[in-house]
A computed fold for a 351-nucleotide part of an RNA from a Vulcanimicrobiota bacterium, annotated as large-subunit ribosomal RNA, domain IV.
Context: one part of a larger RNA
RNA sequence: CCCCUGUUAAGGAACUCGGCAAAUUAACCCCGUAACUUUGGGAGAAGGGGUGCCCCUUUUGGUCUAGUCUUUACGACGAAAGCUGAGGGGGGUCGCAGUGAAUAGGCCCAAGCGACUGUUUAACAAAAACACAGGUCUCUGCGAACGCGAAAGCGGACGUAUAGGGGCUGACUCCUGCCCGGUGCUGGAAGGUUAAAAGGAGAGGUCAGCGCAAGCGAAGCUUUGAAUUGAAGCCCCAGUAAACGGCGGCGGUAACUAUAACCGUCCUAAGGUAGCGAAAUUCCUUGUCGGGUAAGUUCCGACCUGCACGAAUGGAGUAACGACUUGGGCACUGUCUCGAUGGGGGGCCCG
Repeated sequence: CCCCUGUUAAGGAACUCGGCAAAUUAACCCCGUAACUUUGGGAGAAGGGGUGCCCCUUUUGGUCUAGUCUUUACGACGAAAGCUGAGGGGGGUCGCAGUGAAUAGGCCCAAGCGACUGUUUAACAAAAACACAGGUCUCUGCGAACGCGAAAGCGGACGUAUAGGGGCUGACUCCUGCCCGGUGCUGGAAGGUUAAAAGGAGAGGUCAGCGCAAGCGAAGCUUUGAAUUGAAGCCCCAGUAAACGGCGGCGGUAACUAUAACCGUCCUAAGGUAGCGAAAUUCCUUGUCGGGUAAGUUCCGACCUGCACGAAUGGAGUAACGACUUGGGCACUGUCUCGAUGGGGGGCCCG
């Protein structure tokens, strides 16, 4: 000097990103216990008191006997005494201290997120991530949909729409607005377009023949090949947003000012409803006001100018719950002012 561990005057979070760590609390009995609430809870809320040993007294249970009763039984009840279990009351007594050692919640207020118990990155993340009951959409009529598999076959399921598969949301409460123009899906079939195939107008090659030659050229074979006929799909017509998604701009206007219920105009498929809002979302921003502090970029309550919230990529609340996150307080402390000291171990020095 380092590690582990104990104690510490006065102060008591001044430490620090942050009370991290440590300390406090702690068992049992009694008293007492708020907001809020889904009436279960919250709750061990919070906050108080008691606890050893000895004596006296008292209540009650067990055991057992005398006795009583009777259906005479391996019956029922059961005084007193003794022993014993569990308590109550009174008195006394010792210590600093009585759950005398050890084991054994610190608590409260407010906010965010997630309803909850669960699950997870084996070995840097346990969470507001995943799951979850519940909600909703969609597919599937059974040799089901769907999945594995060239197939046979198997799972689904020895199930049958109150069933099974897939997607989204995520208890509960109050709700879930407008847009179908684009993309997707579902339905439609009049018209347009369109494949293979069918079809075979026409064209080329070859050569029997004709011709002096240039060339023409039947049949056959062969290479091509127009019209026409030809589904689904696409175009088209509808529906559908708890499908993917989207949900405006400018100008003017009220008898102080300011603001604009109101008016005009352009564009759009439609222009963001309820609720919430400087938010896990707010750039400007430490916005402004209020609260808390002597002093508060954090926190809480408001305001709304929402750079860039918003309704199952759910919106807003919410009791209970959380090794979650944030702010505050009480208690407590070597976290600190600011150190000191004891014990154990290591290092180091000498041998």
Its Rfam family is "Bacterial large subunit ribosomal RNA".